[in-house]
RNA sequence: GGAGUCGGCCGGGCAGCCGCUGUGCAUGCACAGAGGAAAGUCCGGGCUCCGCAGAGCGGGAUGCAGGGUAACGCCCUGGCGCGGCGACGCGACGAAUAGGGCCACAGAGACGAGUCCCCGGCCCCAAAAGGCCGGGGGGUGAAACGCGGCAACCUCCAUCCGGAGCAACACCAAAUAGGCAAGCGCAGUGCAGCAAUGCACUACUGGCCGGCUCGGCCGAGCUUGCGGGUAGGUGGCUAGAGCCCGGGGGCGACUCCGGGCCCAGAGGAAUGGCUGUCGGCGCGGCGCGAGCCGCGCCACAGAACCCGGCUUACAGGCCGGCUCCCGUU
Numbered sequence: 001g002g003a004g005u006c007g008g009c010c011g012g013g014c015a016g017c018c019g020c021u022g023u024g025c026a027u028g029c030a031c032a033g034a035g036g037a038a039a040g041u042c043c044g045g046g047c048u049c050c051g052c053a054g055a056g057c058g059g060g061a062u063g064c065a066g067g068g069u070a071a072c073g074c075c076c077u078g079g080c081g082c083g084g085c086g087a088c089g090c091g092a093c094g095a096a097u098a099g100g101g102c103c104a105c106a107g108a109g110a111c112g113a114g115u116c117c118c119c120g121g122c123c124c125c126a127a128a129a130g131g132c133c134g135g136g137g138g139g140u141g142a143a144a145c146g147c148g149g150c151a152a153c154c155u156c157c158a159u160c161c162g163g164a165g166c167a168a169c170a171c172c173a174a175a176u177a178g179g180c181a182a183g184c185g186c187a188g189u190g191c192a193g194c195a196a197u198g199c200a201c202u203a204c205u206g207g208c209c210g211g212c213u214c215g216g217c218c219g220a221g222c223u224u225g226c227g228g229g230u231a232g233g234u235g236g237c238u239a240g241a242g243c244c245c246g247g248g249g250g251c252g253a254c255u256c257c258g259g260g261c262c263c264a265g266a267g268g269a270a271u272g273g274c275u276g277u278c279g280g281c282g283c284g285g286c287g288c289g290a291g292c293c294g295c296g297c298c299a300c301a302g303a304a305c306c307c308g309g310c311u312u313a314c315a316g317g318c319c320g321g322c323u324c325c326c327g328u329u
Base pairs, nucleotide, nucleotide: 001325002324003323004322005321006320007319008318009317010316012278013277014276015275016274017273018272020033021032022031023030024029025028035300039311040310042309043308044307045306046305047165048164049163050162054214055213056212057211059161060160061159062158063157064078065077066076067075068074079093080091081090082089083088094156095155099154100153101150102149103148117137118135119134120133121132122131123130169235170234171233172232179226180225181224182223183222184221187202188201189200190199191198192197206218207217208216209215242261243260244259245258246257247256248255249254279298280297281296282295283294284293285292286291
């Protein structure tokens, strides 16, 4: 100097004018105001409801070992296997004698079937053909006298898993016809009461517990069809498994202690528009050079209940560790 690999950061700055959303005070000020992926909806949770919430079957997921974490299919460390000169990267990484299934084409033959060719021995035969036993080579193919391959085939083993989801759910207001028809049901006992009625127990149509079974629970209405009204407002809605700094422990993921901070909550959807200037990249021109001028461009992309991950997208720039190559000393 070049190439690569791993990790981190920025991804526009400054000034002016106009314009947004939230909070506070108050009628105009102060403060705050999209991401590393906000994306995909692929995992794991918090939270809400079923709901007081159990067992079995079935179904699904993970799969070397140890650790981290609220948890995970994630992360770290180590092992093994593969790729790479290497730094590194990838891995669906338990079991093939519990059983089933598959191995195209080629080849005689690919789960028990057995022969294309050769050699030796035996039976039989005039001899051959045929049959049996043993050995070996050649063709084909990834693989063939086996104890082969595949379980990102079924399966077995170990571990884990209720379901639905903020369009969850709660409250308020309004409106309508709390309508019509059909089916199945509306039972009994006790107590209180003058009665209406209320409470408790048992049972029943029906319903709930992701599918099925058991079991449990609710239960006087339920189911189906037709028809009508409403779909508005408020909460949920941002203080978090939160962030930053310092110190201790640990190879590390991470964890402990101390201190500090509050960093969007919109509700058809807010941070934008204009001007000037700086910066970066590409091309062209001028200049000995420093540098100057002109033109064009400046990524992926926008919260919607909130977190931890994974995956995918990303113009350009900066920093650091490590590896390889070339050259010089």
Bacterial RNase P class A from Betaproteobacteria bacterium RIFCSPLOWO2_12_FULL_65_14, 329 nucleotides, folded computationally. A source record names the gene rnpB. It matches the Rfam family "Bacterial RNase P class A". Rfam classes the family as a ribozyme. Its family is annotated with dimeric ribonuclease P complex, tRNA processing and ribonuclease P activity in the Gene Ontology. Its mean pLDDT, the model's own confidence on a scale to 100, is 75.